[in-house]
RNA sequence: AGACGGCCGGAUGACCGCGGUGCGCAGGUUCAUCCUGCGCGCCGAGGAAAGUCCGGGCUCCACGGAAGUAAGGGUGCCGGGUAACGCCCGGCGGGGGCGACCCCAGGGAAAGUGCAACAGAGAGCAGACCGCCGGCGGAUUUCGGUCCUCCGGCAAGGGUGAAACGGUGCGGUAAGAGCGCACCGCGCCCCCGGUAACGGGGGCGGCAUGGCAAACCCCACCCGGAGCAAGACCAAAUAGGGGCGGCACGCCGGUCGCAAGACCGGCAGUCGAUUUCCGGACCGCCGCCCGGGUCGGUCGCGCGAGGCGCCUGGCGACAGGCGUCCCAGAGGAAUGGUCAUCCCCGUCUUCGGGCGGGACAGAACCCGGCUUACAGGCCGUCU
RNA sequence: GCCGGAGUAGCUCAGCUGGUAGAGCAGCUGAUUUGUAAUCAGCUGGUCGGGGGUUCGAUUCCCUUCUCCGGCU
Numbered sequence: 001a002g003a004c005g006g007c008c009g010g011a012u013g014a015c016c017g018c019g020g021u022g023c024g025c026a027g028g029u030u031c032a033u034c035c036u037g038c039g040c041g042c043c044g045a046g047g048a049a050a051g052u053c054c055g056g057g058c059u060c061c062a063c064g065g066a067a068g069u070a071a072g073g074g075u076g077c078c079g080g081g082u083a084a085c086g087c088c089c090g091g092c093g094g095g096g097g098c099g100a101c102c103c104c105a106g107g108g109a110a111a112g113u114g115c116a117a118c119a120g121a122g123a124g125c126a127g128a129c130c131g132c133c134g135g136c137g138g139a140u141u142u143c144g145g146u147c148c149u150c151c152g153g154c155a156a157g158g159g160u161g162a163a164a165c166g167g168u169g170c171g172g173u174a175a176g177a178g179c180g181c182a183c184c185g186c187g188c189c190c191c192c193g194g195u196a197a198c199g200g201g202g203g204c205g206g207c208a209u210g211g212c213a214a215a216c217c218c219c220a221c222c223c224g225g226a227g228c229a230a231g232a233c234c235a236a237a238u239a240g241g242g243g244c245g246g247c248a249c250g251c252c253g254g255u256c257g258c259a260a261g262a263c264c265g266g267c268a269g270u271c272g273a274u275u276u277c278c279g280g281a282c283c284g285c286c287g288c289c290c291g292g293g294u295c296g297g298u299c300g301c302g303c304g305a306g307g308c309g310c311c312u313g314g315c316g317a318c319a320g321g322c323g324u325c326c327c328a329g330a331g332g333a334a335u336g337g338u339c340a341u342c343c344c345c346g347u348c349u350u351c352g353g354g355c356g357g358g359a360c361a362g363a364a365c366c367c368g369g370c371u372u373a374c375a376g377g378c379c380g381u382c383u
Numbered sequence: 384g385c386c387g388g389a390g391u392a393g394c395u396c397a398g399c400u401g402g403u404a405g406a407g408c409a410g411c412u413g414a415u416u417u418g419u420a421a422u423c424a425g426c427u428g429g430u431c432g433g434g435g436g437u438u439c440g441a442u443u444c445c446c447u448u449c450u451c452c453g454g455c456u
Stems, first nucleotide, its partner, number of pairs: 001383008010342007018044011046360001050371002053369005058227004072223005077091005092106001093104004107218002112216002114212002129158002131154005137148004166184006185207001186205008231299004241290007250267007269282003306325008343358006384455007393408004402439001410426005432448005
């Protein structure tokens, strides 16, 4: 100078205050319950409580013998851990770094469809632009050659591009070419090691089969949906529903209908404290009971895949055993303030000290991960 | 608390299966007019909200993050 892993994230004390809870006392006519006040004891944010990106517990709904299918979504080298995961651990392969070490959505491109702008002659069973070589003919010549037209061969060189149909070298050839050979790459087969991914070795093939699947797709595996505003219980006023009881439950006219009866209009009736009149309301009025929803309240709600220490097994993630501890829970609202002594950082200094500041952020059903934010500091291993 | 949607020029919006980003209004310059407006011609203006990845190549595909808007008791 750097790499990796782990940890802390102001400390201690005093006083005052806030939220929860246990006990005691007092009050609310009651040692039931509940509420209020006081006293004492105990507890009171995080490594991310955040984003809500994954996985689960829990609850309800749907389907239903179990399993499975379709649609949709997700995951993707191999083995293991876990309640589960897209997380973690160990390995394999590829890439980067002098190195410690870091990064990788890392199955299939000979199942099929599709894409490749611009440039370039040609972009997918490709392609003669500049070129190289051979030949007929012609022109020219300093007889070495040069130029032009045409025919044919060539992918070695130049040039374009992100990418040009295996790479390098030797031979070969008119020039060239896996045309031949050696090595490397690629494909197939066999043997050995490994649980496997894969690695090592040998043989064959003369290259066919370039890239993109975080394009459609194929293959394998996984997933029912919603979310504590889930859900359960108690339950007011008013309005409406049902049942029982009391009062009144009658008359006339019209329409429909064979009838029973229904509908419309009027009178009567009931209520408006009582009587009369008048006016209004109702086709019923009054009382009791029942059940449903709403306001509201209670539960769900914190003993848990729990923390810490030791031992054992394992490279490790982790698992098992023993001991020990109880550790916030409400309304969206509490979890703070002051002082003193220290710890850091900045600044001033007459070197005694003075002044200012303490990162990111803050539970709300819970848990396991990931990601993101974070002043400063400590420890260990290594280059 | 839970669940959805959108970020592109100064403003309002396009941009389909990846190929180098446009339209209208606004702004500037010129013409027209005595002058202004309108009109005509031309021009300027873009971290595609930020970062990373896949790819030859990303506004577009994937991951992460920020901001804004909406719904549910």
This is a predicted complex of two RNAs, RNase P RNA and transfer RNA, with 456 nucleotides together. It holds a member of the Rfam family "Bacterial RNase P class A". Rfam classes the family as a ribozyme. Rfam's curators write: Ribonuclease P (RNase P) is a ubiquitous endoribonuclease, found in archaea, bacteria and eukarya as well as chloroplasts and mitochondria.